[in-house]
RNA sequence: CAAGUCAACUGGGCAAUCGCUUUGUAUAUUUUGUAAAAAAUAUGCGCAGAGGAAAGUCCGGGCUCCAUAGAGCAGAGUGCCAGAUAAUGUCUGGGCAGCGUAAGCUGACGGCCAGUGCAGCAGAGAGAAGACCGCCAUUUCUUUUGAAUUCGUUUAGAGGGGACGGUAAGGGUGAAAGGGUGCGGUAAGAGCGCACCGCAUUACUGGCAACAGUUAAUGGCAAGGUAAACCCCACUCGGAGCAAGACUAAAUAGGAAUUCGCAUGGCGCUGCUCGCGUUGAAUUCGGGUAAGUUGCUUGAGGUUAAUGGCGACGUUAACCCUAGAUGAAUGAUUGUCCUCGACAGAACCCGGCUUAUAGGUUGGCUUGCUUU
Numbered sequence: 001c002a003a004g005u006c007a008a009c010u011g012g013g014c015a016a017u018c019g020c021u022u023u024g025u026a027u028a029u030u031u032u033g034u035a036a037a038a039a040a041u042a043u044g045c046g047c048a049g050a051g052g053a054a055a056g057u058c059c060g061g062g063c064u065c066c067a068u069a070g071a072g073c074a075g076a077g078u079g080c081c082a083g084a085u086a087a088u089g090u091c092u093g094g095g096c097a098g099c100g101u102a103a104g105c106u107g108a109c110g111g112c113c114a115g116u117g118c119a120g121c122a123g124a125g126a127g128a129a130g131a132c133c134g135c136c137a138u139u140u141c142u143u144u145u146g147a148a149u150u151c152g153u154u155u156a157g158a159g160g161g162g163a164c165g166g167u168a169a170g171g172g173u174g175a176a177a178g179g180g181u182g183c184g185g186u187a188a189g190a191g192c193g194c195a196c197c198g199c200a201u202u203a204c205u206g207g208c209a210a211c212a213g214u215u216a217a218u219g220g221c222a223a224g225g226u227a228a229a230c231c232c233c234a235c236u237c238g239g240a241g242c243a244a245g246a247c248u249a250a251a252u253a254g255g256a257a258u259u260c261g262c263a264u265g266g267c268g269c270u271g272c273u274c275g276c277g278u279u280g281a282a283u284u285c286g287g288g289u290a291a292g293u294u295g296c297u298u299g300a301g302g303u304u305a306a307u308g309g310c311g312a313c314g315u316u317a318a319c320c321c322u323a324g325a326u327g328a329a330u331g332a333u334u335g336u337c338c339u340c341g342a343c344a345g346a347a348c349c350c351g352g353c354u355u356a357u358a359g360g361u362u363g364g365c366u367u368g369c370u371u372u
Base pairs, nucleotide, nucleotide: 001368002367003366004365005364006363007362008361009360010359012337013336014335015334016333017332018331020049021048023046024045025044026043027042028041029040030039031038032037051343055354056353058352059351060350061349062348063241064240065239066238070274071273072272073271075237076236077235078234079233080094081093082092083091084090095109096107097106098105099104110232111231115230116229117226118225132171133170134167135166136165138163139162140161141160142159143158144157145156146155147154148153179197180196181195182194183193184192198221199219200218201217202216203215204213205212206211245294246293247292248291255285256284257283258282259281260280265279266278267277268276301320302319303318304317305316306315307314308313338341
């Protein structure tokens, strides 16, 4: 200097004028009230006013109600080990596997000897899964060569066909074929035997553990793959949701009909059963209201420092208050600067994950080139 990788910050700035919303305060007016005071309106002066994702609604909770709220089944979620957290399918560290020269990245990572499935075709054979080609022994037929001959044959080979056996080393099929390499052995072969590697079991060592080993001993040892196939195992799990819920005011029709029932029944918020609680329930038609207040922002909150920890994070102290709208508030204009401005707007709150993102800035680490 270039490329890569991991982590973090920012998201146009400055000035002026006018404007919008919550809230504090001062003054004035109006209304209620005996008064104190309260409410509304107007004006002035202040504090504060959308995000790193506010998006997705994929997870986990806080909170509210069912509700007095247990047990089981079904169902759902997670799945290596150890930790963090209010909790999680999240995060941190580690192990193993895969990718990458590396820094790093990814993992739907328990179990196939509980059972049931699936793997077309090809192939001899696809899971307690094998003999097609080939190789070899015996026997038989035939062709041919040499030697001998008592001319009938005998003997030593070579080629081809058949029968009956042995074999799984070589070849073939397939995505996958009863460990690999080498030596010995055999009629020809084979863990048949041996050496090394691999595999299994046990022990030892290190580690909390998952696991690992320039370990040791024993054993010829492989009935494989697939669970993001059904399934089995371990652990966890009530439901609905701020349009939850609470209060106030007002209005109507304390409406009508039908069905099942009457404690052995009905109802009770994922489904079923038991238990428990409570005492009718369901359906249809018709009518009224849908206004206001609250929930609603002080929080598992933020910042700084010290301290414990590899880290996620924890502890202590000090300081700070940072939107609460409700048909929905932060905009417009002018001037100027340069990096010329992306994705995009809270609606009960918080912690994660995922997705989108112009440009700019910073740091750690890895590799390459060059110079000293």
Molecule: Bacterial RNase P class A
Organism: uncultured Arenicellaceae bacterium